[in-house]
SAM riboswitch aptamer (S box leader) from a soil metagenome, 118 nucleotides, folded computationally. RNAcentral holds the sequence, with entries from MGnify.

RNA sequence: UCUUAUCGAGAAAGGUUGAGGGAACAGGCCCUGCGAAACCUUAGCAACCGCUCCGGGAUAACCGGGGGUCAUGGUGCUACCUCCUGCCCUCCCGGUUUCGGGAAUGGGAAAGAUGAGA
Repeated sequence: UCUUAUCGAGAAAGGUUGAGGGAACAGGCCCUGCGAAACCUUAGCAACCGCUCCGGGAUAACCGGGGGUCAUGGUGCUACCUCCUGCCCUCCCGGUUUCGGGAAUGGGAAAGAUGAGA
């Protein structure tokens, strides 16, 4: 970088340090010297891979599905829906010929995060 799945749940204390942080940009809303980010330690959460069971299959590769008192395997995560909005559809208001403003309910896209594969 590409493909694919998921993203409303869940889970924090201590130490070092000292001003920012919630990915980037813009707007909003928040967190933060009662200590941000980062790093370290410990603790915890969670079934993506793994483990295990069932079915298909040549009983192989592989595919589909289920389970848990598995969290001593590999990752990941531990404020706010991925904090919200941004683009398209939808809805409302004004204007009236496709323009301006708004709402936030729903769907989608884009972007991002994490896993697995390449």